RNA sequence: AGAGUUUGAUCAUGGCUCAGAUUGAACGCUGGCGGCAUGCUUAAUACAUGCAAGUCGAACGGUAACAGGUUCUUCGGAAUGCUGACGAGCGGCGGACGGGGGAGUAACGCGUAGGAAUCUGCCCAGUAGUGGGGGGCAACCAGGGGAAACCCUGGCUAAUACCGCAUACACCCUACGGGGAAACGUUCUUGAAAGCUUUCGCUAUUGGAUGAGCCUGCGUGAGAUUAGCUAUUUGGUAGGGUAAAGGCCUACCAAGGCGACGAUCUCUAGCUGGUCUGAGAGGACGAUCAGCCACACUGGGACUGAGACACGGCCCAGACUCCUACGGGAGGCAGCAGUGGGGAAUAUUGGACAAUGGGCGCAAGCCUGAUCCAGCAAUACCGCGUGUGUGAAGAAGGCCCUAGGGUUGUAAAGCACUUUCAGCAGUGAAGAAAUGCUUAAGGUUAAUAACCUUGAGUCUUGACGUUAACUGCACAAGAAGCACCGGCUAACUCCGUGCCAGCAGCCGCGGUAAUACGGGGGGUGCAAGCGUUAAUCGGAUUUACUGGGCGUAAAGCGCGCGUAGGUGGUUUGGCAAGUUGGAUGUGAAAGCCCCAGGCUUAACUUGGGAAUUGCAUUCGAUACUGUUUGACUAGAGUACGGUAGAGAGAAGCGGAAUUCCUAGUGUAGCGGUGAAAUGCGUAGAUAUUAGGAAGAACACCAGUGGCGAAGGCGGCUUCUUGGAUCGAUACUGACACUGAGGUACGAAAGCGUGGGGAGCAAACAGGAUUAGAUACCCUGGUAGUCCACGCCCUAAACGAUGAGAACUAGAUGUUGGGGGAAUUAGUAUUCUUAGUGGCGAAGCUAACGCGAUAAGUUGACCGCCUGGGGAGUACGGCCGCAAGGUUAAAACUCAAAGGAAUUGACGGGGGCCCGCACAAGCGGUGGAGCAUGUGGUUUAAUUCGAUGCAACGCGAAGAACCUUACCAGCCCUUGACAUCCUGUGAACUUUCGAGAGAUCGAUUGGUGCCUUCGGGAACACAGUGACAGGUGCUGCAUGGCUGUCGUCAGCUCGUGUCGUGAGAUGUUGGGUUAAGUCCCGUAACGAGCGCAACCCUUAUCCUUAGUUGCCAUCAUUUAGUUGGGCACUCUAGGGAGACUGCCGGUGACAAACCGGAGGAAGGCGGGGAUGACGUCAAGUCAUCAUGGCCCUUAUGGGCUGGGCUACACACGUGCUACAAUGGCAAGUACAGAGGGUUGCGAAGUCGCGAGGCGGAGCUAAUCCCAGAAAACUUUUCGUAGUCCGGAUCGGAGUCUGCAACUCGACUCCGUGAAGUCGGAAUCGCUAGUAAUCGCGAAUCAGAAUGUCGCGGUGAAUACGUUCCCGGGCCUUGUACACACCGCCCGUCACACCAUGGGAGUGGGUUGCACCAGAAGUGGCUAGUCUAACCUUCGGGAGGACGGUCACCACGGUGUGGUUCAUGACUGGGGUGAAGUCGUAACAAGGUAACC
Repeated sequence: AGAGUUUGAUCAUGGCUCAGAUUGAACGCUGGCGGCAUGCUUAAUACAUGCAAGUCGAACGGUAACAGGUUCUUCGGAAUGCUGACGAGCGGCGGACGGGGGAGUAACGCGUAGGAAUCUGCCCAGUAGUGGGGGGCAACCAGGGGAAACCCUGGCUAAUACCGCAUACACCCUACGGGGAAACGUUCUUGAAAGCUUUCGCUAUUGGAUGAGCCUGCGUGAGAUUAGCUAUUUGGUAGGGUAAAGGCCUACCAAGGCGACGAUCUCUAGCUGGUCUGAGAGGACGAUCAGCCACACUGGGACUGAGACACGGCCCAGACUCCUACGGGAGGCAGCAGUGGGGAAUAUUGGACAAUGGGCGCAAGCCUGAUCCAGCAAUACCGCGUGUGUGAAGAAGGCCCUAGGGUUGUAAAGCACUUUCAGCAGUGAAGAAAUGCUUAAGGUUAAUAACCUUGAGUCUUGACGUUAACUGCACAAGAAGCACCGGCUAACUCCGUGCCAGCAGCCGCGGUAAUACGGGGGGUGCAAGCGUUAAUCGGAUUUACUGGGCGUAAAGCGCGCGUAGGUGGUUUGGCAAGUUGGAUGUGAAAGCCCCAGGCUUAACUUGGGAAUUGCAUUCGAUACUGUUUGACUAGAGUACGGUAGAGAGAAGCGGAAUUCCUAGUGUAGCGGUGAAAUGCGUAGAUAUUAGGAAGAACACCAGUGGCGAAGGCGGCUUCUUGGAUCGAUACUGACACUGAGGUACGAAAGCGUGGGGAGCAAACAGGAUUAGAUACCCUGGUAGUCCACGCCCUAAACGAUGAGAACUAGAUGUUGGGGGAAUUAGUAUUCUUAGUGGCGAAGCUAACGCGAUAAGUUGACCGCCUGGGGAGUACGGCCGCAAGGUUAAAACUCAAAGGAAUUGACGGGGGCCCGCACAAGCGGUGGAGCAUGUGGUUUAAUUCGAUGCAACGCGAAGAACCUUACCAGCCCUUGACAUCCUGUGAACUUUCGAGAGAUCGAUUGGUGCCUUCGGGAACACAGUGACAGGUGCUGCAUGGCUGUCGUCAGCUCGUGUCGUGAGAUGUUGGGUUAAGUCCCGUAACGAGCGCAACCCUUAUCCUUAGUUGCCAUCAUUUAGUUGGGCACUCUAGGGAGACUGCCGGUGACAAACCGGAGGAAGGCGGGGAUGACGUCAAGUCAUCAUGGCCCUUAUGGGCUGGGCUACACACGUGCUACAAUGGCAAGUACAGAGGGUUGCGAAGUCGCGAGGCGGAGCUAAUCCCAGAAAACUUUUCGUAGUCCGGAUCGGAGUCUGCAACUCGACUCCGUGAAGUCGGAAUCGCUAGUAAUCGCGAAUCAGAAUGUCGCGGUGAAUACGUUCCCGGGCCUUGUACACACCGCCCGUCACACCAUGGGAGUGGGUUGCACCAGAAGUGGCUAGUCUAACCUUCGGGAGGACGGUCACCACGGUGUGGUUCAUGACUGGGGUGAAGUCGUAACAAGGUAACC
């Protein structure tokens, strides 16, 4: 410090997620030691048991228990408080500290800084004093009640308990008269007492210290869907009350007080020092430790006291638990342990007061679950160890493997060494200082007691503790795991699994080759831990103070006026609030940081420092802001004079048009549409003429022209009225800008009341369209549109751009005003000002774009935004007559949603262009019969593959057996085939038998070749195991090959340039071409693969060569047969020729095109081969090859028979026809290219024929296949199911073959079906082409209507590119990128989830009114009782009980608010597999979309 994730890719926006640190944690796996910390975060839930606050006999009466003594004794015991001590009691001090948890509390509770009207036990210092009396009550005794707790009555008694009196320096109160207090004990002396002193006390008082109470400034959560709150409320006076100010309380008076700087209400919460995180600013938290607060079962209350409204006190009420004899009682772990419960989860019913501290005490001491220790827990942090060195045969084993090896790995073993820690044994600190006792000196004192200080001596005091530490002994001995390994993120392979099981923080993995699941091996990271989960901060500049934004990504209020607030021009002086500097106080300790020190180190801890950014006080400074004083005119405004204008309101007027009415003319249609129909019209429409009526809107002018704040404003005239602008002067003197709330205006639609209503026109009706058509189109048509008054208050109310100010290049158009110069008086031109447009520099922007009318650069103000959906929705409030508006969430859900630009693809977008693409033609298919292929069906099997174009006479250039892969049956198991090993044998062959055959049995002949004589090679048989074999699966694991777009003209690269980038440019543009072909232009310049050319063939000529070819001339002949010849044809080698080369025209002086000449051929001469980058997971595992998987007496191999040839049917491709341009018959003529020795097979001969016999010739320019057919000539047939057509069937044959039954071809005789030119639809073809005619070949024993070739005869048509199909280039739109066979919307149906409404129901909380009123306090009261004091002895004062009043908790009633839960039913929302219906949006999305 960043990274992943939206896209095909890019930039930016924006969310989600990750890497870090941390925790009082929990869970999973694992676990050696020690140190040091920490340990119920949940139920402030309920608690058994034990302990946690006592102490003092030096205050008192005393003696229940224990011990000792004394006395008496019948020796059993009894008595005695005498002593040590001491239960209970009275009394004092302490139980207000210490300890706990955080319920409540949004508050002077806390923090910080201050203040005045207070108290303060014990402590310290000072002053003064401590005299003399009295009456009771517990304990105890007696009696009584009760189950108990406990209580009642009577009697005795003490005090440091209680009550008077005297005294009063000082103190307090005062009406200046006066009033207010006391207690002893120890020690010393003495026989005892008195007395004195000391110590500890006590009383009064002053001061201090400590602690506490009170007040104030500032700070300290959220919500406005909480906006008004308040009656003791705010203040005053008087009184009461308190330790103390104060409405704290009461009476009276006044009507205040708080609040947008957030009162009140609701929710949440103890606050702080600090802790965690962060660069910081901040954010989150408030365990342990420390300070403060509040609480103690819940609520209320007071008492006592220095201090409490009291955790282990009291009273009352309530809930709960326990005891009970049912009458009544007892209790409060949020003390330490511990238990139940809750929970993911948190420890021992331990030891000790040795230390530190606290209470009491003179002290010893006692008490102390405070505390110190131990136990449990890897809960956190820190430290140590689990060995060290050497050791290659790189062992074994594991894993992988390309089979060679690699890796685990110096790792292990082995050898040498060490012993920390743990274990055993021993030694052994520190934590201990004191107190007490003895004694010395000093102080005090009358004193040598006592006490205090200091010193010496002495007796002791350790829970931890088997302490820490040290020494010895023995043994490598006892001590390593966890997570991860697709990217982020360090670390890779094998097997298993097969969208299953599973993983996952995000993206995402898994559908048969998973580095992502599970296991193994290996590796990486951390390590006594490691991971996961939860939580906080960070990254997140993702709430932006530091440090963000708002044209299109979320975001400018529809627009003005204006209140509060914020901000504010130039200048003088004053003040010093802000600002700034110094000083002082405070900012607790701990913590953080720094420096030292102590534990072996560290964590931990001790000391010191720094820091604590703050607050307060005080002294300075005065630039800026502020405030105040005086002045100014540049901002703003006023006056004066012009100007433009659909600015606003009111009244009046006008013409054109539409419709209607009346009348005339006139006749059959009009109207409307893509086409129609509804509709109107013979009752006279439409059309046309004249007249009239009514309402609404104002053509031309008219303009990115004008005006207005916006909405908006358009005929003309008048009246009223707002604003703007220009010009020159004068005046005011900052009067300004913005503007939360508030308020005025605010299109259209809509609402209310009353008018009006021509045209248009939601709803509605009809007609069309359509699968449907509640639409688009048509005919009608009501609200409405118009007017008046009143509401509504919203719009894509848009420049998607808040208003206002200043500054920052230019050139240009236009509107209004003013000035100058020129002038031909029409107008040009220039300057300035206010508007309004289109370009554009700098700059800005993610880009698009903006650019003086900023989206540039600045400063001030307001509004708004913080992922998408849910949702601008619900609830609540406010507004509205309603419709609805405004304000405005959450649950839940997703990992995106969105912006700009790029490349493609697509469009029922545009432009240009091409192609038998259409058109123009010719001939077909689709109808018939047959052939053939496919689907389907059938079957034991009908083997498999190919499936739009681009499968279907395709693989198959040829299934009777074989082929053959399929089926049935019979057989084989190292196998039909390959390699290796062992043994035997030549190999091979004749014949016979069984069998369907494979096969089996028997049998005959044979004994080979090489040799170094050992044997070897080949072959055969048998055996063993490695292996063979598989047309078994996967073409979606592959290679190779192929199809297709398409022989379409495209596809790219290097360098440069432009762009943040994806990318662009080049390759676009103007021409041209068959062509990205060429030329020109050009930030491009070049290049590559394609195009073209080079290759083959064909067309002309020349040349070379003439056999098997040819024959003009000369002979010869039936015949180029033979001589002869090579001229010609032909054959096959080599050359020539064609290049827009020439001429004319067009064009841009180009490329090129058009025409012409010449030429065998002319603009690519014809045909072929040749197929760019790529697309279709196109086809093929059955040509072949091949990974993986599967079978192995079978999914392999052999054989026989069957099947691939089935047959209701559907489709494709063909053949033959339907006839007269023909059929039949007879005759005559002309090819080319092929093939042939397992072959072609002549002549001759037989057969009607297929064919048979025959065998010449030919390894081929020689022989053969082989007689081409259409054509031509001459007959016949005469429009008919025929002399057309030939299917089908019967019979007889031929040939091939081991074999023609299933299942061949052909021949002859006979039979003679459908069919008379073919619906919708559809195919081929542009010239030697279509059409038509025959010939040949491959395959092949045989078997073509198929395929591939060959020649013969030989047309028609193309105006043209509107349309259909396909393609190319440019451009445009896009929400598509799996790319339109795309994307995507809504209802309905089903499942699940959260949520709103809901008759209500049940809780919590709270307001108001009323009832009620325990305990308690206060007031009143003489009903009852009454020790101290007074008394005149009667009583009084005082007190207690009782009664009553006031206040008041719980409780109750009624009525509201609020919140939570729940509720039949119901509303919408979200999410789900491939459901249903349509097709709304994205392209002109097929009616442009949107509000």
Predicted 3D model of a 1491-nucleotide RNA (small-subunit ribosomal RNA) from an uncultured prokaryote.
Model confidence (mean pLDDT): 84 of 100.
It matches the Rfam family "Bacterial small subunit ribosomal RNA".
RNAcentral holds the sequence, with entries from ENA.